The RNA shown here (transfer RNA) has 58 nucleotides and comes from Sciurus vulgaris. It matches the Rfam family "tRNA". By type it is a transfer RNA. The RNAcentral record of the sequence draws on Rfam. Its mean pLDDT, the model's own confidence on a scale to 100, is 82.

RNA sequence: UAGCUCAGUUGGUAGAGUGCUUGCCUUGCAAGCACGAGGCCGUGGGUUCAAUCCCCAU
Numbered sequence: 001u002a003g004c005u006c007a008g009u010u011g012g013u014a015g016a017g018u019g020c021u022u023g024c025c026u027u028g029c030a031a032g033c034a035c036g037a038g039g040c041c042g043u044g045g046g047u048u049c050a051a052u053c054c055c056c057a058u
Stems, first nucleotide, its partner, number of pairs: 003018004012049001020036001022034003042058005
């Protein structure tokens, strides 16, 4: 760090729960099940081929 609550990686463009969308189920709602959308990780710099990860400031 996803709307909310939190993981994660001694550096190789990230997951879960809940919520949300759609479908199944139901006379209908809820519950349940399945699929999907949604985040380049507070901001600004530095190091590096490469930074959410290391360093500095806030």